Model confidence (mean pLDDT): 82 of 100. Predicted 3D model of a 75-nucleotide RNA (transfer RNA) from Cereibacter johrii. Its Rfam family is "tRNA". By type it is a transfer RNA. Rfam describes the family as follows. Transfer RNA (tRNA) molecules are approximately 80 nucleotides in length.
């Protein structure tokens, strides 16, 4: 340098163009079996950045940034 995959909540990840979600974590309450468990509820998002297409984009297109895998080159 080329190719491929990925970037969404604090963490791990779903989400095939029409109201952004789950588990864990955190907070609050209930309960009793109390290093804590269980149950209920709540909080938490510039969807990597900038453009484009569209009535409408997290999802499609382009460029760029970052991470991983791989190929090539140099040594």
């Nucleotide at each position: 340098g080329g190719g491929c995959g990925g970037g969404u909540a604090g963490c791990u990840c779903a989400g095939u163009g029409g109201u952004a979600g789950a588990g864990c974590a955190g907070c609050u309450g209930a309960c009793u079996u109390u290093u804590a468990a269980u149950c209920a509820g709540c909080u938490g998002g510039u969807c990597g950045u900038g453009g484009g297409u569209u009535c409408g984009a997290u999802a499609c297109c382009c460029a760029c940034c970052c991470c991983g895998c791989u190929c090539a080159c140099c040594a």